[in-house]
RNA sequence: UGAGUUGGUCGAGCUAUCGCUUAAUUAAUUAAGAGGAAAGUCCGGACUUCAAAGAGUAAAGUGCCAGUUAACGACUGGGAGACGUGAGUCUACGGCUAGUGCCACAGAAAAUAUACCGCCAUUUAUUGGUAAGGGUGAAAAGGUAAGGUAAGAGCUUACCGCCUAAUUAAAAUUAGGGCAUGGUAAACCCCACUUGAAGCAAUGCCAAAUAGAGAUUAAAUUGCGUUGCUCGCGCAUAAUCUGGGUAGGCAGCAUGAAUGUUUUGGUAACAAAGCAUCUAGAUAAAUGAUAGCUGUUAACAGAAUCCGGCUUAUAGACCAACUCAAACC
Numbered sequence: 001u002g003a004g005u006u007g008g009u010c011g012a013g014c015u016a017u018c019g020c021u022u023a024a025u026u027a028a029u030u031a032a033g034a035g036g037a038a039a040g041u042c043c044g045g046a047c048u049u050c051a052a053a054g055a056g057u058a059a060a061g062u063g064c065c066a067g068u069u070a071a072c073g074a075c076u077g078g079g080a081g082a083c084g085u086g087a088g089u090c091u092a093c094g095g096c097u098a099g100u101g102c103c104a105c106a107g108a109a110a111a112u113a114u115a116c117c118g119c120c121a122u123u124u125a126u127u128g129g130u131a132a133g134g135g136u137g138a139a140a141a142g143g144u145a146a147g148g149u150a151a152g153a154g155c156u157u158a159c160c161g162c163c164u165a166a167u168u169a170a171a172a173u174u175a176g177g178g179c180a181u182g183g184u185a186a187a188c189c190c191c192a193c194u195u196g197a198a199g200c201a202a203u204g205c206c207a208a209a210u211a212g213a214g215a216u217u218a219a220a221u222u223g224c225g226u227u228g229c230u231c232g233c234g235c236a237u238a239a240u241c242u243g244g245g246u247a248g249g250c251a252g253c254a255u256g257a258a259u260g261u262u263u264u265g266g267u268a269a270c271a272a273a274g275c276a277u278c279u280a281g282a283u284a285a286a287u288g289a290u291a292g293c294u295g296u297u298a299a300c301a302g303a304a305u306c307c308g309g310c311u312u313a314u315a316g317a318c319c320a321a322c323u324c325a326a327a328c329c
Stems, first nucleotide, its partner, number of pairs: 001325010012294007020033005035300001039311002042309005047199004054231004059195005064078005079093001080091004094190002099188002101184003116134002118130004142160006161179001162177005203251004213242006222236004258277008
């Protein structure tokens, strides 16, 4: 100097005038007023109701280990595997001797696995031995090397691989051992752990109005009860059709698993304590217009019960650490 990797900040601001919403005070003042993703609705919860308890089964989710968290499929760290020169990145990472299924074509044969060519023997026969070499294939009875053999083979040996036991959080490691046990589980399945349902249009209160109307079906061996089913528990009605009235207001509604900062502990995620702060609550849906200045980088884009994550979109400006290459000293 160039090219990269990882993490982070900002992503418009100030003044004046008028205007909109909320709160307080009291009667026109003060204060505040969309995001890093508000998006997606992919996860997890808080909260509300069923509701006065539960058990089983089905179904669904997760899947190396430890930790953090209210919790999670999230995050942090460690391990294993793969990719990259590297900084780093990714992982749907339990089990195929529990069982079932599938592996096209080619090939002799694709799992109860085989003998096409080849090699050896010979009684010459459509015989016997062989699975080392060749061929086909994504994959063909562990790999390499040596010895041995009629020719060969874990037949034997060495190093790996594999299995068992100890050990480890998971790995690594150590000892022993027979050389069999093809692959595939985001195939069905098995194993371990977790899971009640619905949702702020939840739910509660007030006011007003009407027809506390009519008909049909079932019945305690019944019906209903926020699971699909069964048992249990509770209640005594449940379902369908016709017809009539109402659709207004208030609460829920923002002080929170909150935010910022300091100290301590921890590799970190994070935890504890101290101090400080109060930052939108609309309801056909509030933050707009004009002027000046700064900036000149203004893209993706607007809350509707709330919070913790993940994913996606994003013009650009800036900061820190690390890696590689070249040149110079």